[in-house]
A computed fold for a 73-nucleotide RNA from an Acidimicrobiales bacterium, annotated as transfer RNA. Model confidence (mean pLDDT): 81 of 100. The source organism's lineage runs through Bacteria, Bacillati, Actinomycetota, Acidimicrobiia and Acidimicrobiales. It matches the Rfam family "tRNA". By type it is a transfer RNA.
RNA sequence: GCCCCCAUCGUCCAGCGGCCUAGGACGCCUGCCUUUCACGCAGGUAACACGGGUUCGAAUCCCGUUGGGGGUG
Repeated sequence: GCCCCCAUCGUCCAGCGGCCUAGGACGCCUGCCUUUCACGCAGGUAACACGGGUUCGAAUCCCGUUGGGGGUG
């Protein structure tokens, strides 16, 4: 240089055009429980890398950018 793959709450993962006001686990916060802590229970918290395009409708499809990973002379 060229080719391929990936990017979603603090972390890990789901999503496969409309059922999404983006869900689950862990974490964190509050409450209950307990003499206290832990455990357990209930509630809350927080995300689609960026810019365009397609579409009635995009986290999802297309193009580019950025970042990460792999392959190759």